[in-house]
RNA sequence: GGGCCCGUGGCGCAGCGGUUAGCGCAGGGAACUCAUAAUUCCUUGGUCGUAGGUUCGAAUCCUACCGGGCCCAC
Numbered sequence: 001g002g003g004c005c006c007g008u009g010g011c012g013c014a015g016c017g018g019u020u021a022g023c024g025c026a027g028g029g030a031a032c033u034c035a036u037a038a039u040u041c042c043u044u045g046g047u048c049g050u051a052g053g054u055u056c057g058a059a060u061c062c063u064a065c066c067g068g069g070c071c072c073a074c
Stems, first nucleotide, its partner, number of pairs: 001072007010025004018056001027043005049065005
């Protein structure tokens, strides 16, 4: 330098054009218990990597850039 894949709450992921972007773990509160753990219930947290474009409508499609991984070349 070229190709492919990935980037979504603190962490691991789902979502593949049309409601209020969800799930698990973690965090906070409560119940239970003499108490702790476990369990159950409630709950906080995301301008979907950045900037443009297409569209009536974009996390989702297109382009560039940024970051990470793998392969190839030099």